Overview: The part of an RNA shown here (small-subunit ribosomal RNA, 5' domain) has 525 nucleotides and comes from an uncultured prokaryote. Its mean pLDDT, the model's own confidence on a scale to 100, is 82.
[in-house]
Context: one part of a larger RNA
RNA sequence: GAACGAACGCUGGCGGCGUGGAUAAGACAUGCAAGUCGAACGAGAAACUUUUGGAGCUUGCUUUGGUAAAUUCUAGUGGCGAACGGGUGAGUAACACGUGAGUAACCUGCCCUGAAGUGGGAGAUAGCCCGAGGAAACUCGGAUUAAUAUCCCAUGUGAUCGUAAGAUUAAAGGCGGCGCAAGCUGUCGCUUCAGGAUGGGCUCGCGGCCUAUCAGCUAGUUGGUGAGGUAAGAGCUCACCAAGGCAACGACGGGUAGCUGGUCUAAGAGGACGAUCAGUCACACUGGAACUGAGACACGGUCCAGACACCUACGGGUGGCAGCAGUCGAGAAUCAUUCGCAAUGGGGGAAACCCUGACGGUGCGACGCCGCGUGGAGGAUGACGGCCCUCGGGUUGUAAACUCCUGUCAUGGGGGAGUAAAGGUUUGGAAGUAACUGUCGAGCAAUUUGAUAGUAUCUGAAGAGGAAGGGACGGCUAACUUCGUGCCAGCAGCCGCGGUAAUACGAAGGUCCCAAGCGUUGUUC
Numbered sequence: 001g002a003a004c005g006a007a008c009g010c011u012g013g014c015g016g017c018g019u020g021g022a023u024a025a026g027a028c029a030u031g032c033a034a035g036u037c038g039a040a041c042g043a044g045a046a047a048c049u050u051u052u053g054g055a056g057c058u059u060g061c062u063u064u065g066g067u068a069a070a071u072u073c074u075a076g077u078g079g080c081g082a083a084c085g086g087g088u089g090a091g092u093a094a095c096a097c098g099u100g101a102g103u104a105a106c107c108u109g110c111c112c113u114g115a116a117g118u119g120g121g122a123g124a125u126a127g128c129c130c131g132a133g134g135a136a137a138c139u140c141g142g143a144u145u146a147a148u149a150u151c152c153c154a155u156g157u158g159a160u161c162g163u164a165a166g167a168u169u170a171a172a173g174g175c176g177g178c179g180c181a182a183g184c185u186g187u188c189g190c191u192u193c194a195g196g197a198u199g200g201g202c203u204c205g206c207g208g209c210c211u212a213u214c215a216g217c218u219a220g221u222u223g224g225u226g227a228g229g230u231a232a233g234a235g236c237u238c239a240c241c242a243a244g245g246c247a248a249c250g251a252c253g254g255g256u257a258g259c260u261g262g263u264c265u266a267a268g269a270g271g272a273c274g275a276u277c278a279g280u281c282a283c284a285c286u287g288g289a290a291c292u293g294a295g296a297c298a299c300g301g302u303c304c305a306g307a308c309a310c311c312u313a314c315g316g317g318u319g320g321c322a323g324c325a326g327u328c329g330a331g332a333a334u335c336a337u338u339c340g341c342a343a344u345g346g347g348g349g350a351a352a353c354c355c356u357g358a359c360g361g362u363g364c365g366a367c368g369c370c371g372c373g374u375g376g377a378g379g380a381u382g383a384c385g386g387c388c389c390u391c392g393g394g395u396u397g398u399a400a401a402c403u404c405c406u407g408u409c410a411u412g413g414g415g416g417a418g419u420a421a422a423g424g425u426u427u428g429g430a431a432g433u434a435a436c437u438g439u440c441g442a443g444c445a446a447u448u449u450g451a452u453a454g455u456a457u458c459u460g461a462a463g464a465g466g467a468a469g470g471g472a473c474g475g476c477u478a479a480c481u482u483c484g485u486g487c488c489a490g491c492a493g494c495c496g497c498g499g500u501a502a503u504a505c506g507a508a509g510g511u512c513c514c515a516a517g518c519g520u521u522g523u524u525c
Base pairs, nucleotide, nucleotide: 001525002524003523004522006521007520008519009518010517013372014371015370016369017368018367019365020364026328027327028326030325031324032323035080036079037078040077041076043074044073045072046071049068051066052065053064054063055062056061057060087283088282089281097207098206099205100204101203102202103201106200107199111196112195113194114193115192116191117190118189119153120152121151122150129142130141131140132139133138158169159168160167161166173188174187175186176185177184178183209255210254211253216246217245218244221243222242223241224240225239226238227237228236258280259279260278261277262273263272264271265270285306286305287304288303289302308319309318310317311316336362338361339360340359344358345356346355347354348353375405376404377403378402385396386395387394388393409466411461413459414458415457423448424447425446426445432440469514470513471512472511473510474495475494476493480509481508482507483506484505490497491496
């Protein structure tokens, strides 16, 4: 000199863009952060329409019951999602990361393409109802019911096993349209298989911390055979056999640490760091385990143990903010218990739509960078006041007053966007589909949707009105005098100042440097 996720002191007008728990991976009150589908299913409730029975009378209305269709809502069964997104950096010196290869040793739901199929039957169970236990959490028994839940048979394009013969192995329907019906048909699904895409598992070469005041380490250890296991290779696991394997090119041990793209600095080489953003890994109160599933050994799932906290009728139960806000604690120190799903993206759904503390916004903090303003011009042989003085004067100083202007920003008035239409809805309906004027169906037209926000911005109004401080002045280092003090009080980054004329302490005037900041401290180069 530059830099910072900074802090502290004094001061503080506005805006834009960023950024904000670095310490206790300490403990957490409260609210929200993952749901959705009635076009998979049986029920229940509400309101409403059509039809029908009864009753009443005002004779076309009211009330009540049944039935069918469309609508809305609800707990449950079922499907998909919940493994993404979001947080943190404790652990980890490791194939964790980076980079380059390999997998003839592998998996991959939804999505895309292609081939084939989607036939027949059955028994349950939740819910509802009845009963029982319990303070609660919840649990038990009986009866009964549905499915795209579950099971059996058939078929076998195909797939798996097998040299072959052969064996094994699948499914589910829903919503529309036409039709008196039988049935035909559109579309979304479902099953088997092949390929693709995407995502992942595993293996290897190389690379990146300190320590030898750590020199030897290792028995599943190194290899083989066989078996098991996995999606998959392998001591991954086991039985037996052999005695190997690693190491001064630093094994083993100890300390520290998530890694990278990058960031800071430097002319560079290097050095230091790894906040925000992006990629990746690990973790989810602590330790362990598996279940479900395409995918987890699963932050807002399950089980066991532990610590902590809470409820209890003392028998027993419940919980996990390193999600967003917020509280306490520790700390030099780090924000709102805010608005919205309008946009972008994600989950579910045929869709409308619902959910989304992701995200988009607003708020708070000079925490950082950048921009703007706090007025401009004129105005004297130079006011007053202050300070100095050789008492003549000098200086503050064109500074002020005063005159003439301007109107950025802030203030109040009026107009007012873009972010939003490639989307959705309604009408309509080409080609096509088809037996069909039906269903489905691109485009076009009309209509509709904004949290931010009456914001950005534009316009006109008033009035210099509302807006300057901090540090320094002995040398390094730009900037000097007077008074007070008298080795005292004090200053200080280094050299050093102060013991009666202190440009170094304290104050004042003046000056210098930066400026909505200026200094101090800490850390890095």